[in-house]
Context: one part of a larger RNA
RNA sequence: GAUUGAACGCUGGCGGUAGGCUUAACACAUGCAAGUCGAGCGGAAACGAUCCUAGCUUGCUAGGAGGCGUCGAGCGGCGGACGGGUGAGUAACGCGUAGGAACCUGCCCGGUAGUUGGGGAUAGCCCGGAGAAAUCCGGAUUAAUACCGAAUAAUCUCUACGGAGGAAAGGCGGCUUCGGCUGUCGCUACUGGAUGGGCCUGCGUUGGAUUAGCUAGUUGGUGAGGUAAGAGCUCACCAAGGCGACGAUCCAUAGCUGGUCUGAGAGGAUGAUCAGCCACACUGGGACUGAGACACGGCCCAGACUCCUACGGGAGGCAGCAGUGGGGAAUAUUGGGCAAUGGGCGCAAGCCUGACCCAGCCAUACCGCGUGUGUGAAGAAGGCCUUCGGGUUGUAAAGCACUUCAGCGAGGAGGAAAGGUUGAUGGUUAAUACCCAUCAGCUGUGACGUUACUCGCAGAAGAAGCACCGGCUAACUCCGUGCCAGCAGCCGCGGUAAUACGGAGGGUGCAAGCGUUAAUC
Numbered sequence: 001g002a003u004u005g006a007a008c009g010c011u012g013g014c015g016g017u018a019g020g021c022u023u024a025a026c027a028c029a030u031g032c033a034a035g036u037c038g039a040g041c042g043g044a045a046a047c048g049a050u051c052c053u054a055g056c057u058u059g060c061u062a063g064g065a066g067g068c069g070u071c072g073a074g075c076g077g078c079g080g081a082c083g084g085g086u087g088a089g090u091a092a093c094g095c096g097u098a099g100g101a102a103c104c105u106g107c108c109c110g111g112u113a114g115u116u117g118g119g120g121a122u123a124g125c126c127c128g129g130a131g132a133a134a135u136c137c138g139g140a141u142u143a144a145u146a147c148c149g150a151a152u153a154a155u156c157u158c159u160a161c162g163g164a165g166g167a168a169a170g171g172c173g174g175c176u177u178c179g180g181c182u183g184u185c186g187c188u189a190c191u192g193g194a195u196g197g198g199c200c201u202g203c204g205u206u207g208g209a210u211u212a213g214c215u216a217g218u219u220g221g222u223g224a225g226g227u228a229a230g231a232g233c234u235c236a237c238c239a240a241g242g243c244g245a246c247g248a249u250c251c252a253u254a255g256c257u258g259g260u261c262u263g264a265g266a267g268g269a270u271g272a273u274c275a276g277c278c279a280c281a282c283u284g285g286g287a288c289u290g291a292g293a294c295a296c297g298g299c300c301c302a303g304a305c306u307c308c309u310a311c312g313g314g315a316g317g318c319a320g321c322a323g324u325g326g327g328g329a330a331u332a333u334u335g336g337g338c339a340a341u342g343g344g345c346g347c348a349a350g351c352c353u354g355a356c357c358c359a360g361c362c363a364u365a366c367c368g369c370g371u372g373u374g375u376g377a378a379g380a381a382g383g384c385c386u387u388c389g390g391g392u393u394g395u396a397a398a399g400c401a402c403u404u405c406a407g408c409g410a411g412g413a414g415g416a417a418a419g420g421u422u423g424a425u426g427g428u429u430a431a432u433a434c435c436c437a438u439c440a441g442c443u444g445u446g447a448c449g450u451u452a453c454u455c456g457c458a459g460a461a462g463a464a465g466c467a468c469c470g471g472c473u474a475a476c477u478c479c480g481u482g483c484c485a486g487c488a489g490c491c492g493c494g495g496u497a498a499u500a501c502g503g504a505g506g507g508u509g510c511a512a513g514c515g516u517u518a519a520u521c
Stems, first nucleotide, its partner, number of pairs: 001521004006517005013369006019362002021327001026325003030322003035078003040075002043071002047069002050065007085280003094205007103197002108193008116150001118148002126139005156165003170185006206252003213243003218240008255277004259270004282303005305316004333359001335358003341355001342353004372402004382393004405462001407457005415448001419443009465510005470491003476505005486493002
């Protein structure tokens, strides 16, 4: 000099863009953060419309009707493995980079073929019971895109090459002469792709030798098991190997990278925000389900802690967003909205979304603007200094003439494309239905928001501080003090004329900041 996720002191006008628990991976009250589908199913607790019945105050009350809009609880499907948080652990194929072969991949895309015909249950509802509760038990009954056989099937799997095994589910819409035809969303098998992931290897990846030896599934083989897949991954047997001064093992420290800061570069330091990967989810262990987890807001066991209890037994996990206590020099609102982007579910309308988009707080940082502009010498008054002549503050002020950031009032984009509806054209089809696509007309969705921006109104009105002035280092005098009080980054100042302490006047440097402290180059 540059820099910072900074803090502290003094001060503080506006806006834009970013950033905001670096400490206790400490404990957490409360609310919200993952649901959705009635076009899979049986149904109907609630709300609404309509109809019926009764009463009457004539539009209200009560009862009834799943026929309608819808829909609590339940079965079923998909999603809760993404998104969001944190950096405790990890010195490791964890990460980075370059390769490899023995694998899996829901949803998505291309291709081939199929979607036939049956069965038995079980939630819910109803009845009964146990319990303070959480919840559980028994009986009767019921549905499915839930479950299970049968049929058929391959270029699918196994094979001793003879053969054997081996799937599915329907829903909604249109037409119908009720036979069926057709559209669309699904379902099944196989195959190719895309995407995502698992595995292996070369090289790189902090300090310590005041850590020198380490290793028994250890190193290799054979056989078996296991996995989606290679492998001591696991097991039995056999052999005695494997690693190490080119630093094994042990100890300490640490998430890694793109990057960031500094520097002419080489390098050094660093890994906040943003992006990629990894790891973790109260602590430790375990599996289940599933295409995918050994699963933050799932399950089981153990532990610590907290809470409820009728003492028998139960409930919980903010390193999600806010917020609280605690720790700390120190770090924000228990805000608005799904309007946009993205995600989940759904044919769709739509629902959910503390992801996200916005707003609030903070000079925390960077950037921009303002605190006036022009004129104005009687060089006013006052202050300070003085050699008492004057000098300086100083065109500074006053005065005169202007302008308008904020403020007030009015107008007002863009972020909006979708969606709905009507029509036309094309595709599909037996079809001028339905459905899909494109186009056109109409309609129509904004949290921010009193938006940006524009115009008008009045008046200089509402807006400057901080540090320094001995040398380094830009900037000097007076008074007070008297080795005292104090200053200080280094050299050093102060013991009666202190440009170095304290005050004042003046000056210098930065400026909504300025200094100090800490840290890095």

Predicted 3D model of a 521-nucleotide part of an RNA (small-subunit ribosomal RNA, 5' domain) from Reinekea blandensis MED297. Its mean pLDDT, the model's own confidence on a scale to 100, is 86. Its Rfam family is "Bacterial small subunit ribosomal RNA". Taxonomically the source falls in Reinekea blandensis (Bacteria, Pseudomonadati, Pseudomonadota, Gammaproteobacteria).